[in-house]
RNA sequence: CUCUUAUUAAGAGCAGGUGGAGGGACGAGCCCGAUGAAGCCCGGCAACCUGUUUCAACCGAGCGGUUGAUUCAAGGUGCUAAUUCUCUCAAGCGCAAAGCUGACAGAUAAGAG
Numbered sequence: 001c002u003c004u005u006a007u008u009a010a011g012a013g014c015a016g017g018u019g020g021a022g023g024g025a026c027g028a029g030c031c032c033g034a035u036g037a038a039g040c041c042c043g044g045c046a047a048c049c050u051g052u053u054u055c056a057a058c059c060g061a062g063c064g065g066u067u068g069a070u071u072c073a074a075g076g077u078g079c080u081a082a083u084u085c086u087c088u089c090a091a092g093c094g095c096a097a098a099g100c101u102g103a104c105a106g107a108u109a110a111g112a113g
Base pairs, nucleotide, nucleotide: 001113002112003111004110005109006108007107008106013042016041017040018039022032023031024030027087028086029085043080044079045078048076049075050074051072054069055068056067057066058065059064084105088103089102090101093099
């Protein structure tokens, strides 16, 4: 980088430190920002993977193993304004707009190449 699967409406600093002007993926819009952006450190959230607790089913002569659920949050990531801030495409309802569902795109995790 590509592919597959899953998730994407919840949660997390109401003046933490440092840093100094930018940031919200891209384009457009609309926002956030010197009552201080990004980044870094600390704190926190969540529970995808490893691991921990408990239970069930199955396999096994047994030690044990596999799967599912559950628990914790030690390790690997991730996240910590606004629905993934909104948009695009297709179908249905609708005069239209709004709205609903799906697809695309993006993000994250795990696996494969």
A computed fold for a 113-nucleotide RNA from Halalkalibacter oceani, annotated as SAM riboswitch aptamer (S box leader). The coordinates come from a structure-prediction model, not an experiment, and the mean pLDDT is 78. Its Rfam family is "SAM riboswitch aptamer (S box leader)". About the family: The SAM riboswitch is found upstream of a number of genes which code for proteins involved in methionine or cysteine biosynthesis in Gram-positive bacteria.